[in-house]
Molecule: Fluoride riboswitch aptamer (crcB RNA motif)
Organism: Hydrogenobaculum sp. HO
């Protein structure tokens, strides 16, 4: 003191909570959304437009957005 392995628990899944369920990380870590232009030799990286979702998936709740009828 540093690897490896169990446990126990705890994190993350493109804009909230809330329950389940699958996935995946173990803090050096999972994750942190697509299109199309321009700059460039080309990458990246910046900059213009422009588009779908509050879900990983299902359910509800609330936000936002459309149409309808009181």
């Nucleotide at each position: 003191u540093a690897a490896u392995c169990a446990c126990c628990a705890g994190g993350a899944g493109a804009u909230g909570g809330c329950g389940u369920u699958c996935u995946c990380c173990u803090u050096u870590a999972a994750c942190c959304g697509c299109c199309u232009c321009c700059u460039u030799c080309a990458a990246a990286a910046g900059g213009g437009g422009g588009c779908u979702g509050a879900u990983a998936a299902c359910g509800c709740c609330u936000a936002c957005a459309a149409g309808c009828u009181c």